[in-house]
Context: one part of a larger RNA
């Protein structure tokens, strides 16, 4: 090196963008790099192998070929590849009509409920709990009634529902700004396409730093319990945090444990967005075909579980990763970060 893998055994980067580099529709010309075929010329001798010969054999010596798979010239093929050139339109994008939708930043606005704060009714308990105790109540508390402040999340609709260049993730209503997606028809460009090492973008909690804001919850803390003990589990409190900017981190069981991307291969059955075409007549429909989003299942995979046109089946083209268990996702160096740490990553030893 070749050869085997990656849901669940070790093994998909958290998503995407996009350099280089790989690869790459169709249909004809030309070229002839790579490819194939031919000729010379090189590829030392020994050795090796194939065949005489000569020492009485042999091992040795010696003649001849063979092979040296290459490498340089030249002559020639011209299917594929690759270069140049004209083209096509099925890939891709554009425009033009429509469609769904918690897609994204921004500004306003509500109503519920939870705390708290003034009055006003009320009286002596409230609150908790397996049961309690700590708390909190006659300085008038729980409950109640109007009222006023101020934070955070948006009940029902709500749904294996819908939306997200991708992933993370997104749910009150109004309004601006703005991306994308899907269907339809076929006007337009004419392969503009596919992966992507490097790089850059973004990217759930918690952490961080500046400066607000702080109602509920609540690490850490306190005190009641419970225990043999209880540095938990229950309970009363309760501070960082959660909440806004605007910076930084940059990791997750970031999961579908399952990269993208495009072709091919049995169906049934739900439900979301478009469109055609029949029947209809009322809100109900059959069928067909398109992009999603679920259940089964047939070939066929699969170690088994399973999957199965949203594949883990045929296959193709690109990255990424794996190679026995611990030691270790450590050391130790680099390189990011304020810092927490991140990220690249061994060895010794040991089974």
């Nucleotide at each position: 090196c070749u050869g085997g893998g990656c849901g669940u055994a070790a093994a998909g980067c958290g998503c995407g963008c996009g350099u280089a580099g790989g690869c790459g529709g169709u249909u004809u010309u030309g070229u002839a790099a790579g490819u194939c075929g031919g000729a010379u010329g090189u590829g030392a001798a020994a050795g090796c192998c194939c065949u005489g010969g000569g020492c009485u054999u042999a091992a040795c010596c010696u003649g001849g070929g063979a092979a040296u798979u290459g490498c340089a010239u030249u002559c020639g093929a011209u299917a594929c590849u690759g270069c140049a050139g004209a083209g096509c339109u099925a890939g891709a994008g554009u425009a033009c009509g429509g469609u769904a939708g918690a897609g994204g930043g921004g500004u306003g606005u509500g109503g519920a409920a939870u705390u708290u704060c003034c009055u006003g009714u009320g009286u002596g308990g409230c609150g908790g709990u397996g049961a309690a105790a700590u708390g909190c109540g006659u300085a008038g508390a729980u409950a109640u009634c109007c009222g006023g402040a101020g934070g955070a999340a948006c009940a029902u609709c709500a749904g294996u529902g819908g939306c997200g260049g991708a992933a993370g993730g997104c749910g009150a209503c109004a309004u601006u700004c703005u991306g994308g997606a899907c269907c339809a028809a076929a006007a337009c460009u004419g392969a503009c396409g596919c992966u992507g090492a490097g790089g850059c973008u973004c990217g759930a909690a918690a952490g961080u730093g500046u400066g607000g804001g702080g109602a509920g919850c609540a690490a850490a803390c306190a005190g009641g319990a419970u225990u043999a003990g209880a540095u938990a589990c229950c309970c009363u409190g309760g501070u960082a945090g959660u909440c806004c900017a605007c910076g930084c981190c940059g990791u997750a069981a970031a999961c579908g444990a399952u990269g993208u991307c495009a072709a091919c291969u049995a169906g049934u059955u739900g439900u979301u967005g478009g469109g055609c075409u029949c029947a209809u007549u009322a809100a109900g429909g059959a069928g067909c075909u398109u992009a999603g989003u679920g259940a089964c299942g047939c070939a066929g995979c699969u170690a088994a579980c399973g999957c199965g046109u949203u594949a883990a089946g045929u296959u193709g083209a690109c990255c990424g990763c794996c190679u026995g268990g611990g030691g270790a996702g450590u050391a130790c160096g680099g390189u990011c970060g304020c810092a927490a740490g991140a990220u690249u990553a061994a060895a010794a030893c040991u089974c």
The prediction has a mean pLDDT of 82.
Small-subunit ribosomal RNA, central domain from an uncultured prokaryote, 351 nucleotides, folded computationally.
Its Rfam family is "Bacterial small subunit ribosomal RNA". Its family is annotated with structural constituent of ribosome and ribosome in the Gene Ontology.